Context: one part of a larger RNA
RNA sequence: GGCGUAUGGGGAAUGCCUAGGCUCUCAGAGGCGAAGAAGGACGCGAUAAGCUGCGAAAAGCUGCGGGGAUUGGCACAUACAAAUUGAUCCGCAGGUAUCCGAAUGGGGCAACCCACUAUAUUGAAGAUAUAGUAUCCUGUAAAGGAGGCGAACCCGGGGAACUGAAACAUCUAAGUACCCGGAGGAGAAGAAAACAAAAGUGAUUGCGUUAGUAGCGGCGAGCGAACGCGCAUUAGCCCAAACCGGUCUGUUUACGGACAGGCCGGGGUUGUAGGACUGCGAUAUUGGUUGUGUAAUGAAUUAGAACAAGUUGGAAAGCUUGGCCAAAGAAGGUGAUAGCCCUGUAUAAGUAAAGAUCAUAAACCAUAGCAGUAUCCUGAGUAGUGCGGGGCACGUGAAACCCUGUAUGAAUUUGGCGGGACCAUCCGCUAAGGCUAAAUACUCCUGAGAGACCGAUAGUGAACCAGUACCGUGAGGGAAAGGUGAAAAGAACCGUGAAUAACGGAGUGAAAUAGAUCCUGAAACCAUACGCUUACAAGCGGUCGGAGCCCUUCGGGGUGACGGCGUGCCUUUUGCAUAAUGAGCCUACGAGUUACCGUUGCCAGCAAGGUUAAGCCUUUAAGAGGUGGAGCCGUAGCGAAAGCGAGUCUUAAUAGGGCUAGUAUAGUUGGUAGUGGUAGACGCGAAACCGUGUGAUCUACCCUUGGGCAGGUUGAAGCUGUGGUAACACAUAGUGGAGGACCGAACCCGUUGACGUUGAAAAGUCUUGGGAUGACCUGAGGGUAGGGGUGAAAGGCCAAUCAAACUCGGAAAUAGCUCGUACUCCCCGAAAUGCAUUUAGGUGCAGCGUUGAUUUAAAGUUUUAUAGAGGUAGAGCUACUGAUUGGAUGCGGGGGCUUCACCGCCUACCAAUUCCUGACAAACUCCGAAUGCUAUAAAAUGUUGAUCAGCAGUGAGGGCAUGGGUGCUAAGGUCCAUGUCCGAGAGGGAAAGAACCCAGACCAUCAGCUAAGGUCCCCAAAUGUAUAUUAAGUUGAAAUAACGCGGUUGAACUGCCCAGACAGCUAGGAUGUUGGCUUGGAAGCAGCCAUUCAUUUAAAGAGUGCGUAACAGCUCACUAGUCGAGCGGUUCGGCAUGGAUAAUAAUCGGGCAUAAAUAUACUACCGAAGCUAUGGAUUUAUACCCUAGGGGUAUAAGUGGUAGGGGAGCAUUGUAACAAAGUUGAAGGUGAGUCGUGAGGCUUGCUGGAUUGGUUACAAAAGAAAAUGUAGGCAUAAGUAACGAUAAUGCGGGCGAGAAACCCGCACACCGAAAGACUAAGGUUUCCUCAGCUAUGCUAAUCAGCUGAGGGUUAGUCGGGACCUAACGCGACCCCGAAUGGGUUAGUGGAUGGACAACAGAUUAAUAUUUCUGUACCUGCCCCACGUUAAACGUGACGGAGGCGAAAAGUUAGUGCGUACUGACGGAAUAGUACGUUGAAGCAAGUGGUAACACUGCGAUAGUACACAAAAGCUUCGGCCGGCGUGAUAAUCUAGCAAAUCGACUUCCAAGAAAAGCAAGUGGUGGCAGCCCGUACCGUAAACCGACACAGGUAGUUGGGAUGAGAAUUCUAAGGUGCUC
Repeated sequence: GGCGUAUGGGGAAUGCCUAGGCUCUCAGAGGCGAAGAAGGACGCGAUAAGCUGCGAAAAGCUGCGGGGAUUGGCACAUACAAAUUGAUCCGCAGGUAUCCGAAUGGGGCAACCCACUAUAUUGAAGAUAUAGUAUCCUGUAAAGGAGGCGAACCCGGGGAACUGAAACAUCUAAGUACCCGGAGGAGAAGAAAACAAAAGUGAUUGCGUUAGUAGCGGCGAGCGAACGCGCAUUAGCCCAAACCGGUCUGUUUACGGACAGGCCGGGGUUGUAGGACUGCGAUAUUGGUUGUGUAAUGAAUUAGAACAAGUUGGAAAGCUUGGCCAAAGAAGGUGAUAGCCCUGUAUAAGUAAAGAUCAUAAACCAUAGCAGUAUCCUGAGUAGUGCGGGGCACGUGAAACCCUGUAUGAAUUUGGCGGGACCAUCCGCUAAGGCUAAAUACUCCUGAGAGACCGAUAGUGAACCAGUACCGUGAGGGAAAGGUGAAAAGAACCGUGAAUAACGGAGUGAAAUAGAUCCUGAAACCAUACGCUUACAAGCGGUCGGAGCCCUUCGGGGUGACGGCGUGCCUUUUGCAUAAUGAGCCUACGAGUUACCGUUGCCAGCAAGGUUAAGCCUUUAAGAGGUGGAGCCGUAGCGAAAGCGAGUCUUAAUAGGGCUAGUAUAGUUGGUAGUGGUAGACGCGAAACCGUGUGAUCUACCCUUGGGCAGGUUGAAGCUGUGGUAACACAUAGUGGAGGACCGAACCCGUUGACGUUGAAAAGUCUUGGGAUGACCUGAGGGUAGGGGUGAAAGGCCAAUCAAACUCGGAAAUAGCUCGUACUCCCCGAAAUGCAUUUAGGUGCAGCGUUGAUUUAAAGUUUUAUAGAGGUAGAGCUACUGAUUGGAUGCGGGGGCUUCACCGCCUACCAAUUCCUGACAAACUCCGAAUGCUAUAAAAUGUUGAUCAGCAGUGAGGGCAUGGGUGCUAAGGUCCAUGUCCGAGAGGGAAAGAACCCAGACCAUCAGCUAAGGUCCCCAAAUGUAUAUUAAGUUGAAAUAACGCGGUUGAACUGCCCAGACAGCUAGGAUGUUGGCUUGGAAGCAGCCAUUCAUUUAAAGAGUGCGUAACAGCUCACUAGUCGAGCGGUUCGGCAUGGAUAAUAAUCGGGCAUAAAUAUACUACCGAAGCUAUGGAUUUAUACCCUAGGGGUAUAAGUGGUAGGGGAGCAUUGUAACAAAGUUGAAGGUGAGUCGUGAGGCUUGCUGGAUUGGUUACAAAAGAAAAUGUAGGCAUAAGUAACGAUAAUGCGGGCGAGAAACCCGCACACCGAAAGACUAAGGUUUCCUCAGCUAUGCUAAUCAGCUGAGGGUUAGUCGGGACCUAACGCGACCCCGAAUGGGUUAGUGGAUGGACAACAGAUUAAUAUUUCUGUACCUGCCCCACGUUAAACGUGACGGAGGCGAAAAGUUAGUGCGUACUGACGGAAUAGUACGUUGAAGCAAGUGGUAACACUGCGAUAGUACACAAAAGCUUCGGCCGGCGUGAUAAUCUAGCAAAUCGACUUCCAAGAAAAGCAAGUGGUGGCAGCCCGUACCGUAAACCGACACAGGUAGUUGGGAUGAGAAUUCUAAGGUGCUC
């Protein structure tokens, strides 16, 4: 270290629980608000942070009612109170109700600021109190109303896109989402200018049906009525006009009146036309409102039956025994499960406000008849029409009907409109005015209940102080987090310890392993103890065998040396151990559901019929029962239809044919299963599109108002002088101070290089660099907004986001794409092909699978035989077409010759035809198989076939063999065909290997036989037999080639050979001749020539090689001798051999082997999940038996399996019924045993401490290992990287349990135009003190910007408001616009600007121009005195640059003075060193100056600083402080620099805010008044913006000395710091 066991830690799953949700039912209510809402801010408690309650009358006040003992909310503590004189509490009615908010006196950055009017306090200012003071509409006025908020429902004005159409444009989505206006408890609609159709109905609305019909529709996708019928509920009316009258105004008048218009009253309201009018007649009928009485009902509330004992236990309600109540056995609680213990429940009672119903009286309001018909009235820019649109189911269509933007434009009851173009007839109705309940829709809210809904990762986002914490500028986004116990009985006391940490005892309790991180307490992960095992071992970690050791209840259990075999899971694929995807591990959650409509099967009811829907009735609820026949399907078809009908249509037809009928009628309604469609439709996943809003605190540009730029250099124009010119010009010397001028800090930028890259930093650091008076940089306040802005233009920027921001919504967009998709067993089992496709990785049909039904005596398959069709392989071509070798012939042509032409001739040129010869073809065939195909017959097999119906999957294939195409007769290539296997197939062999060989796995067996392949060892079986071969480790490379080889072996043929071969040895190898020619030479041997000849020979070439300059020389051929038997050659085989070349030793599988290689033959054996044997399971078929649904037995054949089809089951959660279990211990957790083929079940030990399972049926949020899944927990890397500027620490002392970091001291170091000081923004208590150290601090901490408590910010003069205006905002009136709204005048707000009065010193732990002391100033008012009566102009009031002048603070030097000091040797003390030598605002008559201002005097006998220093005090023991006191009261000195500020001036072109304020009052001893807000602290930073105590960013003022031109640089003062390991 591994395995096992035990005990813990860690963690929070599981079980149980529920305080909270979810979905509904019934009833109520359906609004609140200027009488100030919704929603908030701030307050109110003895103590009080939060929640709750409440409002300065503040966890509450008053009255009435209830109730009857405690009470001061959550909230458990202390204190103090209240209450039987009735509290707290409950109900009803009142009072109070700060500030904001419609917000309403004006303003505003919501919860704040500032007013006016009246009255009062009183007495002027100031202050306080009470009331009022907004806008719009109506109205003369008085007065009234509106505004805003709120969940859905409703009506109207506007109105998308994704999407679907497999693209897209009409269309769809959809009049949806969304925006806006408006209303109510409902809203809208509504009493026919309606439907209908020869019959009728009689407003509207809603439900069922008609009906997915008629229709509309790129006639695509889709959209989709109405009439009628059945129900719910029912309700009808009023004006305008005609006519009559009154009144007002106007006109007119013959003043009698008339006419016109407005208003008012009567009248009148419709289609069978009605009314006016004329005549007649009558006060009838009915209804409503108000009042009175009646009283069901109605708040808090009251009454409300009936139990004991024993027993177990901590506790009884459990169990046992015996009772009781019930108009009450709903429910909850009580120490476990309670009808009789408590609260309750059934029932009964009660009453305030209110009050249905009924009755009644009066008043008021509304409501009517008959007849006549001459005249009058009956809704006008209307109906209609043209054009353009929209709505109607209806997309312009034949398009009626309705609405209207535009242009036109009637009729008048003998009229008009409609009935789906239009016309006629007929029928219906009466437009151009209005009102109207119910039936219908919805639920923010209240009460009562319900659930085969959830139970803390669930259910609301939220069970808990949640729309919280947190994130974001904002719109907006948005969590986690439940449980001690019956009761706190919440652990007194003791010990260890620095300790209030933690732990150990003790105690409580039934239990403390229930101890507050608290019920149960799983897993990952981390430990400890024990048993076995482990240091030569190579390992998907298991499995089979198994020695040894340990334990044992003797059944068994743990471990496992050694040996055999063995490349995870998922997905996707032709194919994955793959080095292709996914997963770190564990736990929980996590995906085919639901509704409606079809279709098929099964089950059930009824059946030529079946069935109700809405609604209604009954019933205590859920629900059920009854009723309801509208409607639907079926019973008859055919036809385009009229229509006819067991037939009909076509047709001239009675023919023929089509479709039916018949032979042979079954449907329908439910339930359930499979599947399809419409819906998000199995889950997760886009990039995008559209709509309403939110953003210019970043950044771009612009507007207004402010600020900044050390220092140095250059020297334009102009001017002046001199020279010069007729005069200019010009030159020169000065002066001058221009410039998108130069150098260079601050500042701005970001060129180079390096670093950094899990950073110090989501863009920086260091170095180097560019600009730096300008098109410069920057602050504050504003403006421009998403197809929009802005852009010196990069598609840049618009909040770390930009070729169209962000947020929420449409929305679960769509995704032919990827991924994932969860328990078991049994039966069968594919495809990767054809056709088509904007199609190729998708889909449709067919093919192949499965399940069910039907069907056939014949179908299917195989073999044999027979009969056929056919044109492949092969073959052939003097058989065609085409191609073609050689030869013969040589038409014709070319070339040459010929004398112009003609005729000719020649030709080693081309070449037809023909002949001979050879030979080719997928698109040649005179020929022509095998196989396959068709038919018939026979045999075998035994349903394998066919049809219909339900459900699929597949439509990427791949290897091998064979036949081909293509390619290179390349490919593990590609395309076909036939077969096979893999795919979806395990087992044996080939070392290892998807498809090669063998062979198809139901299970078990320590049985047997074989296949391929093997038998020396690894490794089961032959070191087998026989005969050969190989010598190369060839064999024994996935494969070796051409070519080579006197390797070896075999065969055949052939030559020589005892007349002596071959090889060796000995000898010869000569002559003509140096053949001739050539040549410098050529003699056998450079070359050429040839009768390469001849002679001598046993034999010897005019020479086979070597050699020479040429000869020479050596040698060969050839010959003889010797030797003595075989020796050569050619061809074809076997096995070897060379050819032979890649990077780790790495290819017989290894060892190895001379057989254990190779070849042939033979025998034996091994060898698989094959076959057999034995036992068992299961399916199907058949037969038999039985309890006959199902089971059993026998026989036969089966049982590999992906996609997929079918069947049978297990488990989980809940429901119902029945019978049960449980404190003598349920569920859950964790072990052991046992049963089942399996999913799983049962028994039991320990833990646990209250619920739970069984059977049958039902219903599902119903099964996880994977989705870069979601959430939580825990590992790993790893005790690893890092600990954030390399300005730096060291020592001594102190406190303390503990000190590198805290405090003190002493050294040292760093900054010093900052790393010092002040201040704006921003932050918001971080400030100071005390106490502390769990967390925070990148380490420690005694320290802290941390934790807890307490304290702290003081203003007439500082900043802001009560003053002003800029950009810009808002905005009465007004203008524009579908709506919301946009613009804008008067006004009003708005600083970054204008205006405006205080200084010095002291003081606190923490504030100071704020407190105190002293000295001032401003405004208003009062009192007194004097004076004035003014109005339009001015001022305020402004640019850049430049020099000049004045000048404060400050600073340097010197002198004088004051104080202190001056050590060791010597001198000096009339010296040296250090420090100091100060003094405001204000006032003033003086002085200087153009002015600003300065000086002078007063202020000031203020005081302060410095030095000394007694006492007292403090102390870190070093020292500090030190009232009073003492010292001198020490310069108002000289010189230089000087940038605050001020003044006037010069110059330039780009020509440089507004308004308020100011100018009439003065003087006087004076007096009174002076409001609100800010004020702590940080502020180049550890407190702001950057997620951090972050090397970044952040406006302005000040900024000493030496060096220097300088704010550069280096050093340094004051001051600050040493950067938290």
This is a predicted structure of a 1621-nucleotide part of an RNA (large-subunit ribosomal RNA, half A) from Gillisia marina. Its mean pLDDT, the model's own confidence on a scale to 100, is 81. It matches the Rfam family "Bacterial large subunit ribosomal RNA". Gene Ontology terms of the family: ribosome and structural constituent of ribosome. Taxonomically the source falls in Gillisia (Bacteria, Pseudomonadati, Bacteroidota, Flavobacteriaceae).